[in-house]
RNA sequence: AGUACAAGACAGCCGAAUUCCAAAAGGAAGCGGGGGACCGUACCUAACUGGGGUGUAUGGCGAUUAUUUUAUAUACUUCGUUUAUACAAUAAUCGUUUAGGGUUACUCUCAACCCGAACCCGUCAACUAACCUCGUAGGCUUAACGAGAGGAGAU
Repeated sequence: AGUACAAGACAGCCGAAUUCCAAAAGGAAGCGGGGGACCGUACCUAACUGGGGUGUAUGGCGAUUAUUUUAUAUACUUCGUUUAUACAAUAAUCGUUUAGGGUUACUCUCAACCCGAACCCGUCAACUAACCUCGUAGGCUUAACGAGAGGAGAU
């Protein structure tokens, strides 16, 4: 001097998840969610796999594995059963794509890079004024210059 890793501080990102008052327990404001009339509108009606909520997180295609129905063949054989193949359905995994969502350190556009999950209620809920009720977590980051236009500030 360079590279990698770890910790701290400042700063920033996803998200409603912040601030203030309290010795504490807790409380308040702000932000966010759910339930809940008339009227009107909308949705549903059998069965299957009931229905619903938070959230951007919905669908499609293909492959593999497993299970099941049907068909064909095969071995044994009284019916039936086993095995193999094919189609279809379901579930899981993987790949790819997609409705939709996020970042770029003032905003917009472009370009680029990503996400496209997870969980909850418990047979029950459309919208919905008054009213009732709940949450206020968790997780992460490396550039200090990606471009154009506009704006703000400083000199």